[in-house]
Predicted 3D model of a 351-nucleotide RNA (Bacterial RNase P class A) from a Candidatus Saccharimonadota bacterium. The RNAcentral record of the sequence draws on ENA. The source organism's lineage runs through Bacteria, Bacteria candidate phyla and Candidatus Saccharimonadota. The gene name in the source record is rnpB. Its Rfam family is "Bacterial RNase P class A". From the family's description: Ribonuclease P (RNase P) is a ubiquitous endoribonuclease, found in archaea, bacteria and eukarya as well as chloroplasts and mitochondria. By type it is a ribozyme. Model confidence (mean pLDDT): 75 of 100.

């Protein structure tokens, strides 16, 4: 000094003026006025998964219909997150990874190809019959070792043997697979012994197996207003049926009004356990709550960046990302930037 990779942080800054949503205080009250002091993100989003919460048995049983799939841990949970295992990929640091059963059944395998799963002879090798014929034709057979088609050709590679020519047909070795044992690890697994076997792929096709999932979602629902006196009804299910329960019952478009609404699996520092994800203890602190939705606007200043000029001192334009709460938190995924910090690898060059 150059490629590269994994991570964390940042998200212009400051000052002022004029506004805008809450809160407290002032005001007897209500309003008004005034004062003080708060006011978007890392993704606030997409609405993909997961959970509080709310409502109905604080939810049960069968079916159906969905949901995940290596293991071990973490969470409140989860399809997430962390370490690990195997399998791919890279020189490496890394990185991907829907990763259970195709030895239960059923289904599919385009086009090409003779043939795509009960195999099959297009070329090619083999002998045999016929044509007077070791070579050439034709015929009826063996043959799956070559050759060609294809994503796959019957599904075990080398090497002998063995045949008319051939094949696991038969045999040695290496190798996969099931079942079984030992050692090692909590485990997945990894290593090793026996013994059987010879069995295309495809589950992101149906299935089957393990788990798991009650439905509705803050437009929930509380309060509240109004109508109603009716039952073999109706309501809990917005999949069906049982069970079991509730207990007048229904209605209330769209805008405002109250609660729900923000003190929370919660922020910050310290400190301990643990490879880690996370967890414990200690001590400070309150940080938007709006309903067509506030959280802007405009001025100097000063930073960055790009483009011009340039007396190389700087000076002019221009630009400064992706977006923006709407009950609430953990994720995932996507959008998007001048950059900055910290850790690794690989290759060169100096010492």
């Nucleotide at each position: 000094a150059g490629c590269u990779c994994g991570u964390u942080c940042a998200a212009u800054g400051u000052a002022g003026u004029c506004g805008c949503u809450g809160g407290c205080c002032u005001g007897a009250a209500a309003a008004a006025u005034g004062g003080c002091g708060a006011g978007a993100g890392g993704a606030a989003a997409g609405u993909c998964c997961g959970g509080g919460c709310a409502g109905c048995a604080c939810a049960g049983g069968a079916u159906a219909c969905g949901a995940u799939a290596g293991u071990u841990g973490c969470u409140a949970a989860c399809g997430g997150c962390a370490a690990c295992c195997g399998c791919g990929u890279g020189u490496a640091a890394g990185c991907g990874u829907a990763g259970g059963a195709a030895a239960a059944g059923u289904g599919c395998c385009a086009c090409a190809g003779a043939a795509a799963c009960u195999a099959a002879a297009c070329c090619g090798c083999c002998g045999c019959u016929g044509g007077u014929u070791u070579u050439c034709c034709a015929g009826a057979g063996g043959u799956a070792a070559g050759g060609g088609u294809g994503a796959a050709a019957a599904g075990a590679g080398u090497g002998g043997g063995g045949u008319a020519a051939g094949a696991g047909c038969c045999c040695a070795c290496a190798g996969g697979u099931c079942u079984u044992g030992c050692u090692g690890g909590u485990g997945a697994c990894a290593g090793u012994g026996a013994g059987g076997c010879g069995a295309g792929g495809u589950a992101a096709a149906c299935u089957c197996u393990a788990u798991u999932g009650g439905c509705u979602g803050c437009a929930a629902g509380g309060a509240g207003a109004c109508c109603u006196a009716g039952a073999u009804a109706c309501c809990u299910u917005g999949a069906u049926c049982c069970g079991a329960g509730g207990a007048u019952g229904g209605u209330c478009g769209c805008u405002c009004a109250c609660c729900g609404c923000u003190u929370g699996a919660c922020u910050u520092c310290g400190u301990g356990a643990g490879c880690a994800a996370u967890c414990g203890c200690g001590a400070a602190g309150c940080u938007a709550g709006a309903u067509a939705g506030a959280u802007g606007a405009c001025u100097a200043c000063a930073g960055g960046c790009u483009u011009g000029c340039u007396u190389c001192g700087g000076c002019a334009a221009g630009u400064u990302a992706c977006a923006g709460a709407a009950c609430c938190c953990g994720g995932c995924u996507u959008a998007c930037u001048a950059g900055a910090g910290c850790g690794a690898g690989c290759a060169c060059c100096u010492a």